[in-house]
RNA sequence: CACUACAGACGGGGGCGUCCGCGCGUUUACGUGGGCUGAGAAGCACCCUUUGAACCUGAACCAGAUCAUGCUGGCGUAGGGAGUCUGCGGUGCAACGGU
Numbered sequence: 001c002a003c004u005a006c007a008g009a010c011g012g013g014g015g016c017g018u019c020c021g022c023g024c025g026u027u028u029a030c031g032u033g034g035g036c037u038g039a040g041a042a043g044c045a046c047c048c049u050u051u052g053a054a055c056c057u058g059a060a061c062c063a064g065a066u067c068a069u070g071c072u073g074g075c076g077u078a079g080g081g082a083g084u085c086u087g088c089g090g091u092g093c094a095a096c097g098g099u
Stems, first nucleotide, its partner, number of pairs: 001092004006087005011049004016043001017036007055080003061074004
């Protein structure tokens, strides 16, 4: 000097659905309690940050299951998608010194 395991700091990105009851209401919406899946279904939380299926698009998609829903699978070596620094260790290379 290059690469790099790990850790940390600061920064950045992201989603929040579905079903039932109750309150209000013409209905929707909203509030509230509960069921389902999930890391997370508004949390001083959770997840992801290029080694990037966190998340978005395709998609009002296709198949299956469910009371219902990205609930499961496909789609998917598809298209997008948010990063820098520091510490410590390792490896390699170079220079200098010794034998």
TPP riboswitch aptamer (THI element) from Puniceibacterium sp., 99 nucleotides, folded computationally.
The source organism's lineage runs through Bacteria, Pseudomonadati, Alphaproteobacteria, Paracoccaceae and Puniceibacterium.
Of the family's consensus pairs, 96% are formed in the model.
The sequence was found by an Rfam model in a public genome assembly.
Its Rfam family is "TPP riboswitch aptamer (THI element)". A reference for the family is Rodionov et al. (2002), "Comparative genomics of thiamin biosynthesis in procaryotes. New genes and regulatory mechanisms", J Biol Chem. Its family is annotated with thiamine pyrophosphate binding in the Gene Ontology.